[in-house]
Molecule: transfer RNA
Organism: Spinacia oleracea
């Protein structure tokens, strides 16, 4: 320098083939409960699509550039 892959919640990961309701576990907070604390259980809440454009009625998903991480080639 070129190419490939990845980037979604505080953490680890889904969201397929075919663009349409953004989710799970753990963690956090609140309430209830086991007589209190600790701890457990139940319910609830908050919290995210790397950045900027483009296409589309509609984008996590498609296109372009950039950023970061990993890998391959020279």
């Nucleotide at each position: 320098a070129g190419c490939c892959u990845a980037u979604u919640a505080g953490c680890u990961c889904a969201a397929u083939a075919u663009g349409g309701g953004a989710g799970a576990g753990c963690a956090u907070u609140g309430u209830g409960u086991g007589a209190c604390a600790a701890c457990g259980c139940a319910c609830a809440a908050a919290g995210a699509u790397g950045u900027a454009g483009g296409u589309u009625c509609a984008a996590a998903u498609c296109c372009u550039a950039c950023a970061u991480a990993g890998g391959c080639u020279a």